[in-house]
């Protein structure tokens, strides 16, 4: 230069033929316990990489453009 795949909670990740953003595991409070693990209840934590389109509605469809990995010339 060209093409693919990937960016979503502190972390790995689902969800991604449009309709209420999740799960694990870390986090707090509490139960349990002579005390810690484990365990088991709730709970907080997200402008979904950015910017702009299409729509009643976008994490999702398009276009651009940052980044990370591959691949071909």
């Nucleotide at each position: 230069g060209c093409c693919c795949c990937g960016g979503u909670a502190g972390c790995u990740c689902a969800g991604c033929c449009g309709g209420u953003a999740g799960a694990g595991c870390a986090c707090g409070u509490c139960c349990u316990u002579g005390g810690u693990a484990a365990g088991g209840a709730c709970g907080g934590g997200g402008u979904c990489g950015g910017c702009g389109g299409u729509u009643c509605a976008a994490a999702u469809c398009c276009g651009c453009u940052c980044u990370g990995g591959g691949g071909c010339u």

Predicted 3D model of a 73-nucleotide RNA (transfer RNA) from Candidatus Merdousia gallistercoris. Rfam family: tRNA. Rfam describes the family as follows. Transfer RNA (tRNA) molecules are approximately 80 nucleotides in length. The organism belongs to Candidatus Merdousia, within Bacteria. Its mean pLDDT, the model's own confidence on a scale to 100, is 81.